[in-house]
RNA sequence: AGUGCUGUAGCUCAAUGGUAGAGUACCCGGCUGUCUCCCGGGUGGUUGCGGGUUCGAGCCCCGUCAGCACUG
Numbered sequence: 001a002g003u004g005c006u007g008u009a010g011c012u013c014a015a016u017g018g019u020a021g022a023g024u025a026c027c028c029g030g031c032u033g034u035c036u037c038c039c040g041g042g043u044g045g046u047u048g049c050g051g052g053u054u055c056g057a058g059c060c061c062c063g064u065c066a067g068c069a070c071u072g
Base pairs, nucleotide, nucleotide: 001071002070003069004068005067006066007065010024011023012022013021018055026042027041028040029039030038048064049063050062051061052060
């Protein structure tokens, strides 16, 4: 330098172009003699960044940044 993959909640990961979710963590409550266990509820998101296509984009297209792999 080139090619490919990945980037979504604090963390690990989902999500056929049609309301962005789960687990865990955190907070509150219940349970209990007590609790770090168990049960219920809640908070938390410029989907790396900038554009384009579309009635509508996490998803499709272009550019760009970061990480990883391969080629030279």
The RNA shown here (transfer RNA) has 72 nucleotides and comes from a Flavobacteriales bacterium. It matches the Rfam family "tRNA". By type it is a transfer RNA. Rfam describes the family as follows. Transfer RNA (tRNA) molecules are approximately 80 nucleotides in length. Their secondary structure includes four short double-helical elements and three loops (D, anti-codon, and T loops). The source organism's lineage runs through Bacteria, Pseudomonadati, Bacteroidota, Flavobacteriia and Flavobacteriales.